[in-house]
RNA sequence: ACGGGCAUAGUUCAACGGCAGAAUUAAGGUCUCCAAAACCUUCGAUCGUGGUUCGAAUCCACGUGCCCGUGCCA
Numbered sequence: 001a002c003g004g005g006c007a008u009a010g011u012u013c014a015a016c017g018g019c020a021g022a023a024u025u026a027a028g029g030u031c032u033c034c035a036a037a038a039c040c041u042u043c044g045a046u047c048g049u050g051g052u053u054c055g056a057a058u059c060c061a062c063g064u065g066c067c068c069g070u071g072c073c074a
Stems, first nucleotide, its partner, number of pairs: 001070007010024004018054001026042005047063005
């Protein structure tokens, strides 16, 4: 440089173009002599900018970042 893939919560993953969810972590509570476990509650996210559309996490363009492959220079 070229080609391909990926980007959603602190982490791991869902979500036919139509309510953004789960697990885990964290905080609080119940329980317990104390803790652990278990149970309950709470907090927390769509990489950015545009476009299409009545409606975009989802489709399109550009950009950013990460991964894989190929190539070039040294």
Molecule: transfer RNA
Organism: uncultured Bacteroidota bacterium